This is a predicted complex of two RNAs, RNase P RNA and transfer RNA, with 429 nucleotides together. Its mean pLDDT, the model's own confidence on a scale to 100, is 77. It holds a member of the Rfam family "Bacterial RNase P class A". From the family's description: Ribonuclease P (RNase P) is a ubiquitous endoribonuclease, found in archaea, bacteria and eukarya as well as chloroplasts and mitochondria.
[in-house]
RNA sequence: CCAGUAGGCCGGGUGACCGCUGCAUCCGCUUGCGGGGGCAGAGGAAGGUCCGAGCUCCUUCGGGCAGCGCGCUGGGUAACGCCCAGGCGGGGCGACCCGACGGAAAGUGGCACAGAAACAUACCGCCCUUCUUGAAGGGUAAGGGUGAAAUGGUGGGGUAAGAGCCCACCGGCUCAGGCGUGAGUCUGAGGCCGUCCAAACCCCGCGUGGAGCAAGGCCAAAUAGGAGGGUGCUAAGGGUGCCCGUCCCAAUCCCUCGGGUUGGCUGCUUGAGGCCUCGAGUAAUCGGGGUCCUAGAUAGAUGGUCACCGUCCUUCCUCGGAAGGAUACAGAACUCGGCCUACAGGCCUACUGGGCCC
RNA sequence: UGCCGAGUAGUGUAACGGUAGCACACGGGACUUUGAAUCCUUUAGUCCAGGUUCGAAUCCUGGCUCGGCAG
Numbered sequence: 001c002c003a004g005u006a007g008g009c010c011g012g013g014u015g016a017c018c019g020c021u022g023c024a025u026c027c028g029c030u031u032g033c034g035g036g037g038g039c040a041g042a043g044g045a046a047g048g049u050c051c052g053a054g055c056u057c058c059u060u061c062g063g064g065c066a067g068c069g070c071g072c073u074g075g076g077u078a079a080c081g082c083c084c085a086g087g088c089g090g091g092g093c094g095a096c097c098c099g100a101c102g103g104a105a106a107g108u109g110g111c112a113c114a115g116a117a118a119c120a121u122a123c124c125g126c127c128c129u130u131c132u133u134g135a136a137g138g139g140u141a142a143g144g145g146u147g148a149a150a151u152g153g154u155g156g157g158g159u160a161a162g163a164g165c166c167c168a169c170c171g172g173c174u175c176a177g178g179c180g181u182g183a184g185u186c187u188g189a190g191g192c193c194g195u196c197c198a199a200a201c202c203c204c205g206c207g208u209g210g211a212g213c214a215a216g217g218c219c220a221a222a223u224a225g226g227a228g229g230g231u232g233c234u235a236a237g238g239g240u241g242c243c244c245g246u247c248c249c250a251a252u253c254c255c256u257c258g259g260g261u262u263g264g265c266u267g268c269u270u271g272a273g274g275c276c277u278c279g280a281g282u283a284a285u286c287g288g289g290g291u292c293c294u295a296g297a298u299a300g301a302u303g304g305u306c307a308c309c310g311u312c313c314u315u316c317c318u319c320g321g322a323a324g325g326a327u328a329c330a331g332a333a334c335u336c337g338g339c340c341u342a343c344a345g346g347c348c349u350a351c352u353g354g355g356c357c358c
Numbered sequence: 359u360g361c362c363g364a365g366u367a368g369u370g371u372a373a374c375g376g377u378a379g380c381a382c383a384c385g386g387g388a389c390u391u392u393g394a395a396u397c398c399u400u401u402a403g404u405c406c407a408g409g410u411u412c413g414a415a416u417c418c419u420g421g422c423u424c425g426g427c428a429g
Stems, first nucleotide, its partner, number of pairs: 001354010012309007020041004025036005043329001047340002050338005055212004061245005067208005072086005087101001088099004102203002107201002109197002123144002125140007152170006171193002173190007216266004226257005237249003273292008310327008359428007368382004376412001385399004405421005
């Protein structure tokens, strides 16, 4: 210098004028209005609403069933399908990246077409026996052919021909021992060795009540105790999957439909909060100390115009400027922790491969 | 704002994981003096991107679009 990998960060600035929302405050008077100045006012994703929680309401009470979710190991966390570290498998020369990664000898099911045969099978071939030169019976998975997939692979011995039938090496499985908390790994022994699919049903292990701030509470306003249906006071019925038990309500009952009201307050913003620092830990993270308060709209505020500057691109040329263009993705709506997706342009750190120079 | 559901030719709809069909429409031809009707026939599709699988419209994940419900 070129190409790349991982992690982190920024994502326009200043001024003027006109506006918007909230909070306190001052002045004026017609006492509920008008005016003045002050402070604060979107994001890294506020997004998709894909997970997990807080919070609220509903018998989240006990047992059983069903359903759903997750799935290597250890740790972190309020919790998670998230994060960190490690193992194994795959990819890359490498830095590094990716992985829904339990079980196919519990059972059921599937594998179209082709092929003899898709999981228990002999079409051709090879070998043996019998008999009438061709057939019958038997053995055989080494060879041919089909297919996405064909009975661990290669070589040798062996055999009538063959075959883990035997041997060497490689792959897998099981067992023993060492190491490791563990997933696993190393060594040794045993011929133990028939495909794939569980993102097919299923089995195993773990977890799981439902609904959502339009939850819920209060006040005001409005209206008609409206219509239809259910059950029937000896307990039927209802109470957020079903059944049983328990508990509660129980005619001021339950379900459905229709009509009226379309106002205000609360929930509401201080929180598993941010920043700095010290310590524990490989890390995620946790603990101690200090410091800061940082949006709360309700059809939805956080904006518009102008000027100058910054950044990038293109063109021109007197190499320093000029002209033109661009300046993204997107915008809180109860609040957090994550994931995923979108994003003009730029910066920093560490590392890898290659080239050149000293 | 929250919660649900669905995407297959131009339209409406089918399809145990194994060649994507059907009807109407469009285009071409025949019949007719011409048009309609009728008959024959062509073209045209699984919302997008990945993954599982030998094989995906179908199963899984993420996105996009559309629709519904509520106080």